[in-house]
Context: one part of a larger RNA
Molecule: small-subunit ribosomal RNA, 3' major domain
Organism: uncultured bacterium
RNA sequence: AGACGGGGACCCACACAAGCGGUGGAGCGUGGGGUUUAAUUCGAUGAUAAGCGGAGCACCUCACCCAGACUUGACAUCCCGAGAAUCCAGCAGAAAUGCAGGAGUGCCGUAAGGAAUUCGGUGACAGGUGAUGCACGGUCGUCGUCAGCUCGUGUCUUGAGAUGUACUGUUAAGUCAGCAAACGAGCGCAACCCUCAUCCUAUGUUGUUUUUUCAUAGGAGACUGCCGCCUCCAAGGCGGAGGAAGGUGAGGAUGACGUCAGAUCUGCGUGUCCCUUAUGUCUGGGGCGACACCCGCGCUACAAUGGGCAGCACAAAGGGUAGCCAACCCGCGAGGGGGAGCCAAUCCCAUCAAAACUGUCCUCAGUUCGGAUUGAAGUCUGAAACUCGACUUCAUGAAGCUGGAAUCGCUAGUAACCGUGAAUCAGCCACGUCACGGUGAAUAUGUUCCUGGGUCUUGUACA
Numbered sequence: 001a002g003a004c005g006g007g008g009a010c011c012c013a014c015a016c017a018a019g020c021g022g023u024g025g026a027g028c029g030u031g032g033g034g035u036u037u038a039a040u041u042c043g044a045u046g047a048u049a050a051g052c053g054g055a056g057c058a059c060c061u062c063a064c065c066c067a068g069a070c071u072u073g074a075c076a077u078c079c080c081g082a083g084a085a086u087c088c089a090g091c092a093g094a095a096a097u098g099c100a101g102g103a104g105u106g107c108c109g110u111a112a113g114g115a116a117u118u119c120g121g122u123g124a125c126a127g128g129u130g131a132u133g134c135a136c137g138g139u140c141g142u143c144g145u146c147a148g149c150u151c152g153u154g155u156c157u158u159g160a161g162a163u164g165u166a167c168u169g170u171u172a173a174g175u176c177a178g179c180a181a182a183c184g185a186g187c188g189c190a191a192c193c194c195u196c197a198u199c200c201u202a203u204g205u206u207g208u209u210u211u212u213u214c215a216u217a218g219g220a221g222a223c224u225g226c227c228g229c230c231u232c233c234a235a236g237g238c239g240g241a242g243g244a245a246g247g248u249g250a251g252g253a254u255g256a257c258g259u260c261a262g263a264u265c266u267g268c269g270u271g272u273c274c275c276u277u278a279u280g281u282c283u284g285g286g287g288c289g290a291c292a293c294c295c296g297c298g299c300u301a302c303a304a305u306g307g308g309c310a311g312c313a314c315a316a317a318g319g320g321u322a323g324c325c326a327a328c329c330c331g332c333g334a335g336g337g338g339g340a341g342c343c344a345a346u347c348c349c350a351u352c353a354a355a356a357c358u359g360u361c362c363u364c365a366g367u368u369c370g371g372a373u374u375g376a377a378g379u380c381u382g383a384a385a386c387u388c389g390a391c392u393u394c395a396u397g398a399a400g401c402u403g404g405a406a407u408c409g410c411u412a413g414u415a416a417c418c419g420u421g422a423a424u425c426a427g428c429c430a431c432g433u434c435a436c437g438g439u440g441a442a443u444a445u446g447u448u449c450c451u452g453g454g455u456c457u458u459g460u461a462c463a
Base pairs, nucleotide, nucleotide: 002462003460004459005458007457008456009455010454011453012452013451015447016446019410020409021408022407023406026300027299028298029297030296031295032294033293034291035290042053043052064286065285066284067283068282069281070280073125077124078123079121080120081119082118083117086103087102088101090099091098092097107114108113127275128274130273131272132271136269137268138264139263140262141260143258148187149186150185151184152183153182154163155162156161167178168177169176193252194251195250196249198220199219200218201217202216203215204214223246226240227239228238229237230236289429302403306362307361308360309359310358311357318349319348320347323342324341328337329336330335369400374395375394376393377392378391379390380389416439417438418437419436420435421434422433
């Protein structure tokens, strides 16, 4: 110089408090542990693992297991030999693959030969989701969007080092001001960037037919600028005016020096080590989906602020050619037929919503709550739904009457409730994730306490 303290002072944060809604109890979904298994592939393990890598496990994926196969190899470059390529169909087999047959000759070049491709051979080599994240790059998490972390010169000290960066006030901020042996500077803060909110101008098809909503592009606007009060009359604070917006307008992107030998060799790259008729490669099947149990995260509920039925409004943002699929017809329905339009501000998903609102039934019950589970019959995707898909209809109707100790999120268009879309994707185990709008609260007196953090100071047997 640090670190630590059940030392002190000051300050901050949904940290507590004040509120609202959850989790912990039930059923189911999903991930993890454990156990089991031929295998239940691997990684991640307090915060910072556990709907995480997985933005899609029937095959594939796939790394695991069983079985059958191959050995210059599924893939790359080079050398030699043969055949252009390619197409058709037979036998064995679960397939991979093996055996045997037919058709067929192209392009460039005078020729030799070449291009492209297939088969055979030879060895150099290929290959490895094998090990090491404690050999690494790159990327990411976390402290933390916390306000800090440093440097040059000078000065002080025997020196490590200090100063600057302290103090006073102020700020979201090492933000700014004043003072001071410091004077300056850098990385951070802020601003510059994007979106939203107001206005103006221009343009306008597919949007609107009337202004303008809308879309696209460019600009204006907010700066404590103005007024009053407080303050060293400094920085700034409080109140007001005007204004669509007021003191960082709201949200996003942006993450300093570093910490955790944090995570990842299974995204990718890569050193070293290891395998090389196998730890490589292909195929069929199984497994990753097991189930006494434990944990995490969710969904649905336990009902009357509700459930059923009927009527009837109002969005935003997306996606679509191996696609989205209209009208119309069939089916109770999932869906089937049908074929118009659309490479989309045009057509479709999608009358685009649902909660809301209106009317009516139910009247407190394990119920007209709740929907698990199971039986039957079907639909669709796909070679293929047994292990192991989703959906529909009928029947069945379980636990559950608000959840112990404990614990989580949230300060405003937020929480809560409601639906919509997309990526991945043949289909889908999505109740996940990411986005979009609709309805729309309560509370904050405050900083004693809990947690985490910052500055100064003090003690220390720590290094």